Model confidence (mean pLDDT): 84 of 100. A computed fold for a 76-nucleotide RNA from an Acidobacteriota bacterium, annotated as transfer RNA. The sequence was found in a public genome assembly. It matches the Rfam family "tRNA". It is annotated as a transfer RNA.
[in-house]
RNA sequence: AGGGGUGUAGCUCAAUUGGCAGAGCAACGGUCUCCAAAACCGUAGGUUAGGAGUUCGAGUCUCCUCACCCCUGCCA
Numbered sequence: 001a002g003g004g005g006u007g008u009a010g011c012u013c014a015a016u017u018g019g020c021a022g023a024g025c026a027a028c029g030g031u032c033u034c035c036a037a038a039a040c041c042g043u044a045g046g047u048u049a050g051g052a053g054u055u056c057g058a059g060u061c062u063c064c065u066c067a068c069c070c071c072u073g074c075c076a
Base pairs, nucleotide, nucleotide: 001072002071003070004069005068006067007066010025011024012023013022019056027043028042029041030040031039049065050064051063052062053061
C1' cells in the first nucleotide's frame, strides 16, 4: 500500500432482513442479618466510534474518516 472483519451501557453481548435501543454481570438503594456475604425487590446508566447521504423513518443501507484485529505485498 491492497483486501477482509470488528466498533451498541463500566464489562460481555443481543436488537426477528429499516419501524418504541435491550439482557446478563457490575454499580447504587431497599428487604433480610448482630454485621457482612448470598438471595430477593427496585433504581440509574447510551451522541449505537465520528461525519455526511438515502428514506416518512437508520444500530441496520451507501460514502468518507478514526481505532483495533487478520491476510497479502513493498522498502529497510